[in-house]
Context: one part of a larger RNA
RNA sequence: GAUUGAACGCUGGCGGCAUGCCUAACACAUGCAAGUCGAACGGCAGCACAGUGUGUAGCAAUACACAUGGGUGGCGAGUGGCGGACGGGUGAGUAAUACAUGGGAAUCUGCCCAGUAGCGGGGGACAACCCGGAGAAAUCCGGGCUAAUACCGCAUACGCCCUACGGGGGAAAGCGGGGGACCGAAAGGCCUCGCACUAUUGGAUGAGCCCAUGUCGGAUUAGCUAGUUGGUAGGGUAACGGCCUACCAAGGCGACGAUCCGUAGCUGGUCUGAGAGGACGAUCAGCCACACCGGAACUGAGACACGGUCCGGACUCCUACGGGAGGCAGCAGUGGGGAAUAUUGGACAAUGGGGGCAACCCUGAUCCAGCAAUGCCGCGUGUGUGAAGAAGGCCUGCGGGUUGUAAAGCACUUUCGGUGGGGACAAAAAGCGCCGUGCCAACACCACGGUUUUUGAUUUAACCCAUAGAAGAAGCACCGGCUAACUCUGUGCCAGCAGCCGCGGUAAUACAGAGGGUGCGAGCGUUAAUC
Repeated sequence: GAUUGAACGCUGGCGGCAUGCCUAACACAUGCAAGUCGAACGGCAGCACAGUGUGUAGCAAUACACAUGGGUGGCGAGUGGCGGACGGGUGAGUAAUACAUGGGAAUCUGCCCAGUAGCGGGGGACAACCCGGAGAAAUCCGGGCUAAUACCGCAUACGCCCUACGGGGGAAAGCGGGGGACCGAAAGGCCUCGCACUAUUGGAUGAGCCCAUGUCGGAUUAGCUAGUUGGUAGGGUAACGGCCUACCAAGGCGACGAUCCGUAGCUGGUCUGAGAGGACGAUCAGCCACACCGGAACUGAGACACGGUCCGGACUCCUACGGGAGGCAGCAGUGGGGAAUAUUGGACAAUGGGGGCAACCCUGAUCCAGCAAUGCCGCGUGUGUGAAGAAGGCCUGCGGGUUGUAAAGCACUUUCGGUGGGGACAAAAAGCGCCGUGCCAACACCACGGUUUUUGAUUUAACCCAUAGAAGAAGCACCGGCUAACUCUGUGCCAGCAGCCGCGGUAAUACAGAGGGUGCGAGCGUUAAUC
């Protein structure tokens, strides 16, 4: 000099864009953060509406009230499907099961894309529900009924798997929209479209595995190793492999630093520097690891699973003392620790994600707003004129000098802020109508294209106009040398200053105050840290 996720002191007008627990991976009250599908299913708790019944009024139409009512819209709980393995957080562990770069072969891959083939016929259950029971609760038990895209056989098998090449094995599920002829008492069959489903091939995406090279300090750590190193056989895995087991051999690593100890997430990058290097790894992006601590598996395409399960532990809470519940390193927020780090905010309008045919629902991802000079950038705090060089202050050699065109005065301007008015972009869609094309037996349905229309949290925003008035807006550090900037007074080795050299003991440009000056400026200094 540059830099910082900074803190502290003094000061503080506005805006834009960023950033904001670096410490206790300490403990957490409360709310929210993962649901969705009725176009898979049985149902009907609640809401609403048809329908039905009764009553009242009325000649009647009808109106009102009560009851009933899965018939309809829809839907709590339940079965079932998909998603809760993404997104979000943190950096404890990890010095190599990690990361970076470059290679590799023995693998899997839901949803998605393309191809091929299929989607036939049956069966038995279990929830919900009803009945009964146990318990304070959490919850659980027994009996009975029932549906399915839940479950299980059978049939079929282009391709698929196994094979001693003779053969053997294995699948599925329906749901919704529309409809001319034909069949049917009707439901429907049948046709067609869409979405699902099964098998398999290829792709894409994602993931697992192997190898090489690189990746901090310590030798006051020199030897380390028994599944250890290799082989055979078997098991296991999606897959190779001591990954595991049995047997056999005695190997394997190491001064080119093994082992041990300490420290540490790694990288793209960031800071600095002319570079080479050095230091660092906040925000953003990629990978990894973790989810109260330790262990384990289940389900699943994918987890050994942050807001799943089980076991052990510590802690907290409830309890009828028998037994139960919990996990903010999600977003806010609280206590604690600390020099120190924000709101228990708004919205799904946009982008993206999950579910759904869709409408739509969910989304503390995200987009916004709030707080903080924490940083960077921009703007303002006026402009011109004005010598009687006013007054006051300070200095003085008492003549004057300086503050100083500075102020006042005069003439202007109105950014920003205030008030009032106008006012975009971010919005393109989906959906609903209409038109066309495709599909089709079809002018239905459906798909695609065109057209029309709708949707804004931010937003009391950006931007523009008007309005009043210089009006509301300057400080901080320094002035002995390094280092830009000097005098007076006080003090008297005292009080004090200080980054280094050093100042202060009666004329202190070095302490304290004042006048003046220098530097930077909504900041300025100090401290800490890196180059």